[in-house]
RNA sequence: GGAACGGUAGUACAGCGGUUAGUACGGCGGCCUUAUAAGCCGUUAAUGCGGGUUCAAUUCCCGCCCGUUCUA
Numbered sequence: 001g002g003a004a005c006g007g008u009a010g011u012a013c014a015g016c017g018g019u020u021a022g023u024a025c026g027g028c029g030g031c032c033u034u035a036u037a038a039g040c041c042g043u044u045a046a047u048g049c050g051g052g053u054u055c056a057a058u059u060c061c062c063g064c065c066c067g068u069u070c071u072a
């Protein structure tokens, strides 16, 4: 240099054109307990950047950036 895959809450991942963007762990508050843990309830917080297609994009297309792998 070329190619493939990926980038979504603090972390690990789902989501396959129309939802309230979800799950687990974590953080915070409460219940319970003599207390801690566990358990239960509530809450917190996210689509890498810029364009395009579309009535509508996390999703499809293009470019860029970053990561992993393969290849010369």
Base pairs, nucleotide, nucleotide: 001071002070003069004068005067006066007065010025011024012023013022018055026044027043028042029041030040031039048064049063050062051061052060

A computed fold for a 72-nucleotide RNA from Eisenbergiella porci, annotated as transfer RNA. Model confidence (mean pLDDT): 81 of 100. Rfam family: tRNA. By type it is a transfer RNA. NCBI's taxonomy places the organism under Bacteria, Bacillota, Clostridia, Lachnospirales, Eisenbergiella. The sequence is in RNAcentral, with records from ENA.